[in-house]
């Protein structure tokens, strides 16, 4: 010099998930950690109106919320159920490909390319919903002046 790693800082992405010369407390002035206080922000529950809600019959099958994460198709597997069928159905489950949908390429739009398409609650109850009310405010990447994708704008000079 270069390369790898790691702390701290500073710029930025998802996401509601943030602010404060805040406050007490934990040996506690920083930084950690737990409460609480205003304030933003986000969610569910909750009237009137308005929505839904044609008749029978049989067979199935609980329903809602958070969230972009919902819906098919192939195959394998359990379980159950119908028949007595090496076969249909139904729920779980895995796998592979798809898809509503959501993200990102560091101002916007449009093209193009890339990911992602999860996991959790409530308990047999839920349309919207004013009053009222109940709770969340977590967690995960990224770059060190950039090839920070193309085009056209906007902004700046």
């Nucleotide at each position: 010099g270069g390369c790898c790693g790691g702390g701290c800082g500073c710029c930025g992405c998802c996401g509601a998930g943030c602010c404060a010369u805040g406050g007490a407390c934990g040996c506690a002035u920083c930084a950690c950690g737990u409460c609480c206080u205003g304030g933003g922000c986000c969610g569910g529950g909750g009237a009137c109106c308005c929505a839904c809600c044609g008749c029978a019959a049989c067979a199935c099958u609980g329903g809602g919320g958070u969230g972009a994460a919902u819906c098919g198709u192939g195959c394998a597997c359990g379980c159950c159920g119908g028949c007595u069928c090496u076969c249909c159905g139904g729920c779980g489950c895995g796998c592979a490909g798809g898809u509503a949908g959501g993200g990102c390429g560091a101002c916007u739009u449009c093209c193009c390319g890339c990911c992602c398409g999860a996991a959790c609650c409530c308990g047999u109850c839920a349309g919207c919903u004013a009053a009222c009310u109940c709770g969340g405010u977590a967690g995960g990447c990224g770059g060190c002046u950039u090839c920070a994708g193309g085009a056209a704008g906007a902004c700046a000079g």